[in-house]
A computed fold for a 477-nucleotide part of an RNA from an uncultured bacterium, annotated as small-subunit ribosomal RNA, 3' major domain. The RNAcentral record of the full RNA draws on ENA and SILVA.
Context: one part of a larger RNA
RNA sequence: UGACGGGGGCCCGCACAAGCGGUGGAGCAUGUGGUUUAAUUCGAGGCAACGCGAAGAACCUUACCGGGGUUUGACAUUCAAGGGAAUCCCCCCGAAAAGGGGGAGUGCCUUCGGGAACCCUUGGACAGGUGCUGCAUGGCUGUCGUCAGCUCGUGUCGUGAGAUGUUGGGUUAAGUCCCGCAACGAGCGCAACCCUUGUCGUUAGUUGCCAGCGUUUUUACGCGCACUCUAACGAGACUGCCGGUGUUAAGCCGGAGGAAGGUGGGGAUGACGUCAAGUCCGUAUGGCCCUUAUGUCCCGGGCUACACACGUGCUACAAUGGCCGGUACAGAGAGUAGCCAAACCGUGAGGUCGAGCCAAUCUCAAAAAGCCGGCCCCAGUUCGGAUUGGAGUCUGCAACUCGACUCCAUGAAGUUGGAAUCGCUAGUAAUGGCGUAUCAGCUACGACGCCGUGAAUACGUUCCCGGGCCUUGUACA
Numbered sequence: 001u002g003a004c005g006g007g008g009g010c011c012c013g014c015a016c017a018a019g020c021g022g023u024g025g026a027g028c029a030u031g032u033g034g035u036u037u038a039a040u041u042c043g044a045g046g047c048a049a050c051g052c053g054a055a056g057a058a059c060c061u062u063a064c065c066g067g068g069g070u071u072u073g074a075c076a077u078u079c080a081a082g083g084g085a086a087u088c089c090c091c092c093c094g095a096a097a098a099g100g101g102g103g104a105g106u107g108c109c110u111u112c113g114g115g116a117a118c119c120c121u122u123g124g125a126c127a128g129g130u131g132c133u134g135c136a137u138g139g140c141u142g143u144c145g146u147c148a149g150c151u152c153g154u155g156u157c158g159u160g161a162g163a164u165g166u167u168g169g170g171u172u173a174a175g176u177c178c179c180g181c182a183a184c185g186a187g188c189g190c191a192a193c194c195c196u197u198g199u200c201g202u203u204a205g206u207u208g209c210c211a212g213c214g215u216u217u218u219u220a221c222g223c224g225c226a227c228u229c230u231a232a233c234g235a236g237a238c239u240g241c242c243g244g245u246g247u248u249a250a251g252c253c254g255g256a257g258g259a260a261g262g263u264g265g266g267g268a269u270g271a272c273g274u275c276a277a278g279u280c281c282g283u284a285u286g287g288c289c290c291u292u293a294u295g296u297c298c299c300g301g302g303c304u305a306c307a308c309a310c311g312u313g314c315u316a317c318a319a320u321g322g323c324c325g326g327u328a329c330a331g332a333g334a335g336u337a338g339c340c341a342a343a344c345c346g347u348g349a350g351g352u353c354g355a356g357c358c359a360a361u362c363u364c365a366a367a368a369a370g371c372c373g374g375c376c377c378c379a380g381u382u383c384g385g386a387u388u389g390g391a392g393u394c395u396g397c398a399a400c401u402c403g404a405c406u407c408c409a410u411g412a413a414g415u416u417g418g419a420a421u422c423g424c425u426a427g428u429a430a431u432g433g434c435g436u437a438u439c440a441g442c443u444a445c446g447a448c449g450c451c452g453u454g455a456a457u458a459c460g461u462u463c464c465c466g467g468g469c470c471u472u473g474u475a476c477a
Stems, first nucleotide, its partner, number of pairs: 001477002003474003007471007015461002019424005026315008034306002042053002064301007073126001077125001079123006087104006108115002128290002131288003137284001139279003142275001144273001149188006155164003168179003194267004199235007208225002212223004238261001241255005317417001321376007333364003338357002343352003383414001388409007430453007
C1' cells in the first nucleotide's frame, strides 16, 4: 500500500421488511448428470453451466458409430507430360459413393504451328484435419456493475515503500456540485450530446383520413385535407418563476403555470481492472501431432436410449370456472421458389379453382381475454388432459428408428404442493392473445418483440445477501 475481520461509523440496491404471483408435489416439454450403448459427437460447471453454443439433429446438418470406397485427394495455386472443347443425354452393375460402356456436341482467338478458359489421366511441389494445447495467443464475450470509481503531470511531505491531490463539513443517482484545505490542474469513467415515447406548431396529402356536401348497401366513389395518421423540420423542461429552509453556497421541501417537474418514462452506451473466467468446434493464429489417414466420398445407424437425480418451462387441479351461441376493440411485423382473398368440396387437418399484391393499396388476419344470452351445480365432475387404439391430412427422394397437425374412441396423475427457494415498486407484477427470425416440414410449451386488461405494498434499515466511502486491528501478500 492492499486484502481480510462472526471490528466500528456513514450510505445504497426487490438486499431484508410490507405485498402480489410462482418454483419445490402431478402430467408433459426441454437442458444436464448418471446409467446404457457399436455410437449415444463436442463444449459450457456456484453466483456468472444446465429451453446454454443450437434463431430449427428424419437424410443433409454431423463433428460420433458400423459397413462400402478413395489417395495430389471434396477444396487452392503452380509446374511438366499425354489426351479431350466445355456441356448434355442414355444403358449396365451397385445400398449409394463409385465403376464400366454408348451417343449428341464440336464453340472463342489464331501468324494455322498453336494458344486461352474448362475436363480427364500420370508425376511432383502441396492440399486437408470440428486432431491437442483458451495455462502459448489475437479477436469477441460473461462477471463484479451502469457499481462510482480508476489514474496522471507538476509541486509539497517522507531516508524509503509511499502519501498528498481523491481526506474533512454539507449535498447528490453520481469523485454530482458547493465550502474548506500544500496543493494546483488534467485524463478515463458520471452527466450531456444519440434513438424512442409523451404535448404543440410548420411543411406535405397518396396507397392515408372523412367533419361538411353529393351519389350511396359500404369512404365504395367525386369534391375536400379540417381531424386521425404518416415523416421531415422546429418549439417545449432549465430548479427557469414564487415561498420556506440552508452558510449569503451547493442543494432540499412545498407551490404556480404546464402535455410533461426536478435524470419525465424506456433504450443504446459498461472506466482502470478481477476471475491464468469462457471460446483453438464461428473465424484468425504460434507450437505439437496425423499424411493410403486423425484427410475425404457414400449408405445405414446415433446425437431422440432410460431404473433414476437436478435445473428451466408449459398445462392443470376448476365456478373470478368449463362448454355453446351472438357481438366489440389492437399494436408491431412478414410476404414473389412468397403471402394467398372470394367461391366450391371435406366434420376437420386440408384440397380444388383462382383474384390481388414486390405491398400505408393486396394477403397472412380470426385478435384473445372482454361484453350479452344459455347450460353445468361442487362431483375426480360437462374439471383435467396424459396415455393408448383406429382412420386420415400435409411437408419432403424418404416420416420404421424419429415430424407436425386433424377426426373418432380412450380418458391417467392431479383436490393448491414438506424443508427450502425465485421474480416483481407502475402501465410494473399478474393475466390475455398477436407477430417474427431460424425454417421444405417441425418435436417452439423456447427465444426475441408487440399490444389488450391491469393491481397490492414499501412502517422502516435491527437482521440476511451484494456493494461504495472513512476508520481500526492483523502472525496474510